[in-house]
C1' cells in the first nucleotide's frame, strides 16, 4: 500500500464490488488431545421442584419425644436422653452478597468542584457514666370459630423488650468577647434559661449498655462543563418565575401551603417526537476519528404491573407489609395462597446458548466470647473445537520410477520417494506403578488429579474451500441459453480452464467454508483531509438584523494563550521491564502512560477588553463632467389599418406550386382629406446607465447612483449576511378602461399514409394604460461579495493633467469603466490569464451515483394557476464531464469515375432458349441470395455421370495397410435373373533368388481398419469474389500531449497518382503509384522452311509449279525508338500546364498481366486439404429403372423478329485465329437435303476442316401480318449411341402462332469504341442462343459538373462505435414488484376536561376503647374520677387502577383509483442525437 467495474480507446468525476482485521455468533462438511477462557443478544414471556438468610442459651422464660437403663402391682413409674430438639420474647443482620437493563435524553452517568444546607448501625480514639423504681405482652394453659390460611376471649410468667424518677450537655432558646471567612455566616470562649441517659451477662477475664468528641468508611444534596436523532417538532410555562409568612425534612429548596408581584425557557435549538442505562473499557484505524458498551470493575434504575407507607443508623426494601389489577394455584365455594430479571432445572420464542452435579478445603460475607452454624457468594467439576493457545497424526531410506488413476503429439508425462519394502522413534494412545503443592496448629470438593517411571505396539488420530480476472492455483469428460454458476466483471446457444464429475493443483490445517454485523480500504461528509464555468453544487438581485471577522500606534488588565508546580485522573486494560505455570495463552509484580478537568504562581508577543490617540479603509465637502439610470406631464414626424370623396378597371392577394380570401354593390393601384392605437428606422457602435430584471423619437419637471480633481473636515465609523424586508422578464390572475398592428385558443385552404403541425387566409383571449396580486426564467458570465499582491501588448468611453498652439487636433502620462490577445500560475481537459478560473485572507449560499423527484405527505404563502420547503419504498452498475480516433449528415469546401449531361444502341411488350424463384412430385440430388446469386458451380444430366426416388443385393467392403491359409487370378462358356450376381463347366500359377527364402496377383478367415458429396465455411488452410488499379495505408527516430493520440500524411501550386515540387517540427523508410514483363504500332540487323517471288531461267489453259533468290511481305530471336529531350508563353527563375516543330507515334502511344494495409464470421467442407462430431449388416458398396427435362405462375439474362438502311435469288471479291491420328477427311459417286459410300493426303507456315459472311453488281418484292417473322403442329427422315418414350441434334415436305419497335422503369459504351457481320476453340460418342476467342465493315457525342450513383481529400456537429440498416422518446395493451389518495374500519402511545376513588401518610373529629406517667378522691383494691398519651372509628385533603367525552399522534387494513420502477421478440407513430429534415 491498492485492484475490478461506465469508453472503439483515453483522462477525469463518480458511484458499486473485492482483497484485511474483529465476534457473547449461527449454518454446512469434517472432528485426535490438552491448558485458559467464555456460553438466552431473542420472551423484563410464563414457572413445576429443590436450594439461594440467617444466627445469638455468655440476653429471657418455658420446655418435649424416639432410645437406652433400673424398678414394677405389668397399669405404669424413676433416671438418662436433656435444659437437648423444636417453638416463643429479645438483640444484630435481613438495604450485603446475586440478578436483569424494562424504563430513563436525566446532575442517570462522566469530569472538576461545593456542603458555611447534612447524616452516618457496626470498627477505631478520646471523656464521663453505668443510680433508682414501675407495669405489662408473648411462650404456656383453657375456652372457643375457621375446611384451610389463620384467628378470637380469659388466665400465669422473665428479660440486655417498655415505662416513670435522679444526675450529666458542646443539644435547644437568649446575650457578651475575640478571631476568620465571598456571603447567608464559621470557629473559640463566656452568661443565663430549658429539656434530655443507661442493661445486664458469664466460665472473674472479658463483652456487652448510655451520653459526648474525633476519626474511619459509606451515603444524601447542589453547582460548572460533557453527554444521540428529528426544525416535514417554534413557541413552551398558572406552583409557572421571584418574594414574604407558615408547614415539613438528617439537609438548602414551590419540596408543600397562604397571600403579593408577573415572570421565567427558547434558533448558542424551549416544548414536543423517536432511540438509548452511562462509564472504565472494546473492535477497527497510521492518526484523527468511526462503531460498540457480552464476560471483568465503578455507578445509575428495576424486582409480575401500578400505587402506598411502616420498621430501621440506613428501603419507600428482588426471596418484608398493605391496595388495586391481570395472570397460576388451592377450597368443604365462606375463602385463601403466589411471585426464579438468585443457582440448577421446565415449557415458549428462536439461526443460537450448558447440569435440577459435588464442597464451604480455599477466599470473602452475617451472627455468636467461642467452638461453631449459615452462606447456588464463591472454589472446583461436567456439557459445546464457542474463542485463544500448545501438541500430535511420525522420522530416516528406498528407482523396477512397480500396479493403479488421469492425460497424451502414443514418443511419454504425472500423482510420485509418494507407496510397497528395511532400519529407528513412542509426543499422543492403552495398561501398570509411584504421587504432590494448594494448609505456617486441624481441615482438601477438586482428585489417585496434575506431575513422575516402566510396558506393548507406527500402533489411536485430517479435512475443508479454491482454480476466468481481481487472485496463489489447468487439464479431460458430460451438458448445450439447457441443467446451473455469480462477491463486481460476468461465464452456458458442440470443441466452457467460469454450470456437473474426474484427475491434477493451490490456500489453510482440528478446522475449513458460507451467512449476518462492525470499522477500514473509502481523501466516499474531507478538524488532519474534498469540491461548486462545462462534470453534483453560487441563492434572480440588493439592503440589512443577529452572527462571524476586522487598519496604524501607545499605557493598562489578564479572559483565551504560553511556562513552571499542586491536586486529580478507582483498579483491572492497552504498551514497556522482569517473574511463575516445560513453552504459550494465561497469570503476578514493577514502571510508563492515561493527551482530560482544577488550583497556584509567572509572562504579556498575539487575540480579547479599558483608557486616550492616528490617517492610509470607510464617509463627508467643494468644484467639474458623462449618461437609453427610475417616475410623472407634454410635444413630433414616418408607417400599417379604417372611414369620407376623386381617377380608374378587371382583376388582386398568396404560395414550392395552390387554394381558402377580396373584388363589377367596382377591389388591387393611385391622389386627396380625416380617425385611432402602438412602436420609436437612419444615428446605433463587443458604445453609454443601473444591484439585477432591465433601459432607445423630442421637451420640461422631479429625483437616485457613478466617476475625476483638491489634501478642506470625521476618525475605523469598516467587510460579510443565517432568519428578515424590498425590487424583480415573459407568461398568467382580478377590477376598470383602450385595441392600430401582431396574435395562443378557434375556423377555413393546402400538404400529408395520417397532419390535432410545420405554409396560407381570417382570428378572440392576450400584447398598450391604472390599480392590485403572482414571485418563477438557460433570472447565464451556466463563474457569490469584499480586501490585497502577481510580467505585457493593443483598441474603445468619460474625466483630469503635461507637451504644443492664437485655438482646436495630433502625441504622452494618470484615474475609472469596457473589449480582444496573452507570460507566470491554474485546470481532467476545454480554457481562465490585473474584468483570474493565479497567490492569499474574511464571510455567506450550494453539493456528496443515476433514476425514482424537484415527486408524495405535512407545513407556508397565493384568488387561482401554482410557488417555497422537501423525503422514502423500490430499481439500475453505471449515469456524466472534456478531449481522441473513425463512421455517419437531407453540413460546408475542393477533386474524381459512362456517375448526370450530350449521343449511339438495347432491356422491360412477343415468341422461343437458358437460369432462378414458386408449386407439385416416391424424387424433382446439393450448393450460390442486393450490387458482389440467378446461360453461377456445370468447358456441355439419355445410361454413366448422380450425390435425389423407388426396388433388388452385398458386409474386412469398390479402395490402403498388416497378420495367418491357400494357389492360382484374369479370362471363356452354359443356365436363372431387370442386372448386380449366384451355379456349373473350361483353363491352371509369374518375376527374383545366394535355393534358405522374397515379391507379384487372386481367393478365403480373422481383427485392427476400411469408406461417407454426412454436418458443421461460425472450428480452419488453401483458392475466389468485392470495395478498386481507388490513392491510399503504414512503420523507425525526434517533437508535442499527463494520455488515447498527434506530427510526419496537414498548407500553397500540380498530376491519372501520397506523382512532383515549394514551405513547414520534423527527418528518414516500406507495402502501394509508376517503371521494369507480354501483345500490338515504327525502324535496323541476324536467318530463310513447309511462308515470300522484286529481278533472270524454264514451265503451264491456269497456278511460287520448278531452278534459283534473300530483295519484299512474312516468320522469330537481337536490337533501336519518345526523354517534356529542342523552341515560345504562362507559372514562385518550381513542380507543371498551354501551344509548336520533328516523328510511324507525345506528353502514362493502345492494350494485357500485375490488385496495398484491410472490409463484408462475403463465397467454397460438393475441387483438394483438414480439427471435431455423428455413421459403420449402413449415412458405405453393388445393380436395375425413375428423377435432376414436371408446370397455374413470377424474376434475371439471352437469342429470333416485327421488315425496304429491308426480305429472296443469281454472281463477284476480301480475313485474322485455331483445332486435327480412338482424329481431320480432300476429289469421286449417289441423295432436293441431313447426310452415306469409297477414300488421297496430313502426326501438319507442307494436307485437312474451310465456300468467310457482312460488302460489291444485277433482278425481284411495294408496305401488307406481307415474298416480314418464323413458333407450334402433321408427316417423312439422317446421324451418334448398347439404347434418343420419357429425354438428343439436323434435314426435307406441310402447317404458318404471337409480334407492326414496346407502361412505369431501366443497362452498355467515349474509337478502331460502340453498333452490325461472320469465323474458330473447349466441353463433347451425340447434342450452345451460353462461354472463350479470330478478324471484317466501321461511327455519333462530351456545353459542362447544378442534380443522381460511388470514390478521395480537407473542415465541421454529433447522444453513433454491431459504427445511420445507428441511437433513441412517449401513449396504449400484458405481467409483476414497492408506493400516494381513498367512503371508512381497527390497534398503540398521549393531551384535556370531568366522574369515581381502595390502601395509605397527614391533619381533624366525638357521649367509642384504654395497663404503666400526672393529680384528685374514697367504699384502700387486681379501685374510681379527670388530665396526657395511645388504639379503633368518623370526616378532610392527596392519589393508583377504572370509567365517560373530546383531541393530538403514529402503524395495519380498505372496494376503487394515480402516477412510479422492471420486464422476451407486442401497437401507434418518429420528439431527439447531424442544419436529425420545422436548429
Nucleotide at each position: 500500500a491498492g485492484a475490478g467495474u461506465u469508453u472503439g480507446a483515453u483522462c477525469c468525476u463518480g458511484g458499486c464490488u473485492c482483497a484485511g482485521a474483529a465476534c457473547g455468533a449461527a449454518c454446512g462438511c469434517u472432528g485426535g488431545c490438552g491448558g485458559u477462557a467464555u456460553g438466552c443478544u431473542u420472551a423484563a414471556c410464563a414457572c413445576a421442584u429443590g436450594c439461594a438468610a440467617g444466627u445469638c442459651g455468655a440476653a429471657c422464660g418455658a420446655g418435649a419425644a424416639a432410645g437406652c437403663u433400673u424398678c414394677u402391682u405389668c397399669g405404669g413409674a424413676a433416671g438418662u436422653a436433656a435444659g437437648u430438639a423444636g417453638a416463643g420474647u429479645g438483640g444484630c443482620g435481613c438495604a450485603c452478597g446475586g440478578g436483569u437493563g424494562a424504563g430513563u435524553a436525566a446532575c442517570a452517568c462522566g469530569u472538576a468542584g461545593a456542603u458555611a444546607a447534612c447524616c452516618u448501625a457496626c470498627c477505631c480514639u478520646u471523656c464521663a457514666g453505668c443510680c433508682u423504681g414501675g407495669g405489662a405482652c408473648a411462650a404456656c394453659c383453657c375456652u372457643u370459630c375457621g375446611a384451610a390460611a389463620g384467628g378470637a376471649g380469659g388466665g400465669c410468667u422473665a428479660a440486655u423488650a417498655c415505662c416513670g424518677g435522679a444526675u450529666a450537655a458542646u443539644a435547644c432558646u437568649a446575650g457578651g468577647u475575640g478571631u476568620c471567612g465571598a456571603g447567608u455566616g464559621g470557629c473559640a470562649u463566656u452568661u443565663a434559661g430549658u429539656u434530655g441517659a443507661a442493661a445486664g451477662a458469664u466460665u472473674u477475664a472479658u463483652c456487652a449498655c448510655u451520653g459526648a468528641u474525633g476519626g474511619a468508611u459509606g451515603g444524601g444534596u447542589c453547582u460548572g462543563c460533557g453527554u444521540a436523532c428529528c426544525a416535514u417538532u417554534a413557541g413552551c410555562u398558572a406552583g409557572u418565575u421571584g418574594g414574604u409568612g407558615g408547614g415539613g425534612u438528617a439537609a438548602a429548596g414551590g419540596c408543600c401551603u397562604a397571600c403579593c408581584a408577573a415572570g421565567g425557557c427558547g434558533u448558542c435549538g424551549a416544548u414536543g417526537g423517536u432511540u438509548a442505562g452511562c462509564g472504565g473499557g472494546u473492535c477497527u484505524g497510521a492518526g484523527a476519528g468511526g462503531a460498540u458498551g457480552a464476560u471483568c470493575c465503578g455507578c445509575c434504575a428495576c424486582a409480575c404491573u401500578g400505587g402506598a407507607a411502616c420498621u430501621g443508623a440506613g428501603a419507600c426494601a428482588c426471596g418484608g407489609u398493605c391496595c388495586a389489577g391481570a395472570c397460576u394455584c388451592c377450597u368443604a365455594c365462606g375463602g385463601g395462597a403466589g411471585g426464579c430479571a438468585g443457582c440448577a432445572g421446565u415449557g415458549g420464542g428462536g439461526a443460537a446458548u450448558u447440569u435440577u452435579g459435588c464442597g464451604c478445603a480455599a477466599u470473602g460475607g452475617g451472627c455468636g466470647a467461642a467452638a461453631g452454624c449459615c452462606u447456588g457468594a464463591c472454589g472446583c467439576a461436567g456439557c459445546a473445537a464457542u474463542a485463544c493457545c500448545g501438541c500430535g497424526u511420525g522420522a530416516g531410506u528406498g528407482a523396477a520410477g512397480a500396479a493403479g488413476g488421469c492425460c497424451u503429439u502414443u514418443g511419454g508425462g504425472u500423482c510420485g520417494u509418494a507407496a510397497a519394502g528395511c532400519u529407528c522413534u513412542u509426543u499422543u494412545a492403552u495398561u501398570a506403578g509411584g504421587g504432590a503443592a494448594g494448609a505456617u496448629a486441624g481441615u482438601g470438593a477438586c482428585g489417585g488429579u496434575a506431575c513422575c517411571u516402566a510396558a506393548u505396539g507406527a500402533a489411536u488420530a485430517a479435512g475443508c474451500a479454491c482454480c476466468g480476472g481481481c487472485u496463489a492455483a489447468c487439464u479431460c469428460c458430460g451438458u448445450g441459453c439447457c441443467a446451473g454458476c455469480a462477491g463486481c466483471c460476468g461465464c452456458g446457444g458442440u470443441a466452457a480452464u467460469a454450470c456437473g464429475g474426474a484427475g491434477g493443483g493451490u490456500g489453510c490445517g482440528a478446522g475449513c467454508g458460507u451467512u449476518g454485523u462492525u470499522c477500514g480500504g473509502a481523501u466516499u461528509u474531507a478538524c488532519u483531509g474534498g469540491g461548486c464555468g462545462u462534470a453534483a453544487a453560487g441563492g434572480g438581485c440588493a439592503c440589512g438584523u443577529a452572527g462571524g471577522c476586522g487598519g496604524c500606534a501607545u499605557a493598562g488588565c489578564a479572559a483565551g494563550u504560553u511556562a513552571a508546580g499542586g491536586g486529580u485522573g478507582a483498579a483491572a486494560u492497552c504498551c514497556c521491564g522482569g517473574g511463575g505455570c516445560u513453552c504459550a495463552a494465561c497469570u503476578c509484580c514493577g514502571g510508563a502512560a492515561c493527551u482530560g478537568c482544577u488550583c497556584u504562581u509567572a509572562a504579556a508577543a498575539c487575540u480579547g477588553c479599558u483608557a486616550a490617540g492616528c490617517u492610509a479603509g470607510a464617509g463627508a465637502c467643494a468644484g467639474u463632467c458623462a449618461g437609453a439610470g427610475g417616475c410623472g406631464g407634454g410635444u413630433g414626424g414616418a408607417a400599417u389599418u379604417c372611414c369620407u370623396g376623386g381617377u380608374g378597371u378587371a382583376g388582386a392577394g398568396g404560395u414550392g406550386a395552390a387554394a381558402u380570401u377580396c373584388g363589377u354593390a367596382g377591389a388591387u393601384a393611385u391622389c386627396a382629406g380625416g380617425a385611432g392605437g402602438a412602436a420609436c428606422a437612419c444615428c446605433g457602435g463587443u458604445g453609454g446607465c443601473g444591484a439585477a430584471g432591465g433601459c432607445g423619437g423630442c421637451c420640461c419637471g422631479c429625483u437616485g447612483g457613478g466617476a475625476c480633481u483638491g489634501u478642506u473636515c470625521u476618525g475605523a465609523c469598516g467587510c460579510u449576511a443565517a432568519g428578515g424586508u424590498g425590487c424583480g422578464a415573459a407568461a398568467g390572475c382580478g377590477u376598470g378602461g383602450g385595441g392600430a398592428g401582431c396574435g395562443a385558443a378557434c375556423g377555413g385552404g393546402a400538404u400529408u399514409a395520417g397532419a390535432u403541425a410545420c405554409c396560407c387566409c381570417g382570428g378572440u383571449a392576450g400584447u398598450c394604460c391604472a390599480c392590485g396580486c403572482c414571485g418563477u426564467a438557460a433570472a447565464c458570465g451556466a463563474u457569490g461579495a469584499a480586501u490585497a499582491c502577481c510580467g505585457g501588448c493593443u483598441g474603445u468611453u468619460u474625466g483630469a493633467g503635461g507637451c504644443a498652439u492664437c485655438g482646436a487636433c495630433c502625441c504622452c502620462u494618470c484615474a475609472a469603466g469596457u473589449g480582444g490577445c496573452g507570460c507566470a500560475g491554474c485546470u481532467a481537459a476545454c480554457g481562465c490569464g490585473u474584468u483570474g478560473a493565479g497567490u492569499a485572507u474574511u464571510c455567506c449560499g450550494c453539493c456528496u451515483g443515476g433514476g425514482g423527484a424537484g415527486u408524495a405527505c405535512g407545513g407556508u404563502c397565493g384568488c387561482a394557476a401554482g410557488a417555497c420547503u422537501a423525503a422514502a419504498a423500490c430499481u439500475c452498475a453505471a449515469a456524466g464531464g472534456a478531449a481522441u480516433u473513425g463512421a455517419c449528415g437531407g453540413g460546408g469546401g475542393c477533386c474524381c469515375g459512362c456517375a448526370c449531361a450530350a449521343g449511339c444502341g438495347g432491356u422491360g411488350g412477343a415468341g422461343c432458349a437458358u437460369g432462378u424463384g414458386g408449386u407439385u412430385u416416391a424424387a424433382u440430388u446439393c450448393g450460390a441470395c442486393g450490387c458482389a446469386a440467378c446461360g453461377c458451380g456445370a468447358a456441355g444430366a439419355a445410361c454413366c455421370u448422380u450425390a435425389c426416388c423407388u426396388g433388388g443385393g452385398u458386409u474386412u467392403g469398390a479402395c490402403a495397410u498388416c497378420c495367418u491359409c491357400u494357389g492360382a487370378c484374369c479370362g471363356c462358356c452354359a443356365u436363372a435373373g431387370a442386372g448386380a450376381u449366384a451355379u456349373g463347366g473350361u483353363u491352371u500359377c509369374c518375376c527374383c533368388u545366394u535355393c534358405g527364402g522374397g515379391g507379384g496377383c487372386a481367393g478365403a478367415g480373422u481383427g485392427a481398419c476400411a469408406g461417407g458429396u454426412g454436418c458443421u465455411g461460425c472450428a480452419u488452410g488453401g483458392c475466389u469474389g468485392u470495395c478498386g488499379u481507388c490513392a491510399g495505408c503504414u512503420c523507425g527516430u525526434g517533437u508535442c500531449g499527463u494520455g488515447a493520440g498527434a506530427u510526419g500524411u496537414u498548407g500553397g501550386g500540380u498530376u491519372a497518382a501520397g506523382u512532383c515540387u515549394c514551405g513547414c517540427a520534423a527527418c528518414g523508410a516500406g507495402c502501394g503509384c509508376a517503371a521494369c514483363c507480354c501483345c500490338u504500332a515504327u525502324c535496323u540487323u541476324u536467318a530463310g522452311u513447309u511462308a515470300c517471288c522484286a529481278g533472270c531461267g524454264a514451265g503451264u489453259u491456269a497456278a511460287g509449279u520448278c531452278g534459283g533468290g534473300g530483295a519484299c511481305u512474312c516468320u522469330a530471336g537481337a536490337g533501336a525508338u519518345a526523354c517534356u529531350g529542342c523552341c515560345c508563353c504562362g507559372g514562385u527563375c518550381a513542380a507543371c500546364g498551354g501551344g509548336g516543330a520533328g516523328g510511324a507515334a507525345g506528353g502514362u502511344g493502345g492494350g494485357g498481366a500485375c490488385g496495398a494495409c484491410g472490409u463484408c464470421a462475403a463465397g467454397u467442407c460438393c475441387u483438394c486439404a483438414u480439427g471435431g462430431c455423428c455413421u459403420u449388416u449402413a449415412u458405405g458398396c453393388c445393380c436395375a429403372g425413375g428423377g435432376c427435362u414436371a408446370c397455374a405462375c413470377a424474376c434475371g439474362u439471352g437469342c429470333u423478329a416485327c421488315a425496304a438502311u429491308g426480305g429472296g435469288c443469281u454472281g463477284u471479291a476480301c480475313a485474322a485465329a485455331g483445332g486435327g491420328u480412338c482424329g481431320c477427311g480432300a476429289a469421286c459417286u449417289c441423295g432436293c437435303g441431313a447426310g452415306a459410300g469409297u477414300g488421297a493426303g496430313c502426326c501438319a507456315a507442307u494436307c485437312c476442316c474451310a465456300u468467310a459472311a457482312a460488302a460489291c453488281a444485277g433482278c425481284u418484292c411495294c408496305a401488307a401480318g406481307u415474298u416480314c417473322g418464323g413458333a407450334u403442329u402433321g408427316g417423312a427422315g439422317u446421324c451418334u449411341g448398347c439404347a434418343a418414350c420419357u429425354c438428343g441434334a439436323c434435314u426435307c415436305c406441310a402447317u404458318g402462332a404471337a409480334g407492326c419497335u414496346g407502361g412505369a422503369a431501366u443497362c452498355g459504351c467515349u474509337a478502331g469504341u460502340a453498333a452490325u457481320c461472320g469465323u474458330g476453340g473447349a466441353u463433347c460418342a451425340g447434342c450452345a442462343u451460353g462461354c472463350c476467342a479470330c478478324g471484317g465493315u466501321g461511327a455519333a457525342u462530351a456545353c459542362g459538373u447544378u442534380c443522381c450513383c460511388g470514390g478521395g481529400u480537407c473542415u465541421u456537429g454529433u447522444a453513433c462505435a454491431c459504427a445511420c440498416c445507428g441511437c433513441c422518446c412517449g401513449u396504449c395493451a400484458c405481467a409483476c414488484c414497492a408506493u400516494g389518495a381513498g367512503a371508512g374500519u381497527u390497534g398503540g402511545c398521549u393531551g384535556u376536561a370531568c366522574c369515581a376513588g381502595a390502601a395509605g401518610u397527614u391533619g381533624u373529629u366525638g357521649g367509642a376503647c384504654u395497663a404503666a406517667c400526672c393529680u384528685c378522691g374514697u367504699u384502700u383494691a387486681u379501685c374510681g374520677a379527670g388530665g396526657g398519651g395511645g388504639u379503633a372509628g368518623g370526616c378532610a385533603c392527596c392519589u393508583a387502577a377504572g370509567g365517560u367525552a373530546u383531541g393530538g399522534u403514529u402503524g395495519a387494513u380498505g372496494a376503487u383509483u394515480a402516477g412510479g420502477g422492471u420486464g422476451a421478440a407486442g401497437u401507434c407513430g418518429u420528439a431527439a442525437c447531424a442544419a436529425g429534415g420545422u436548429a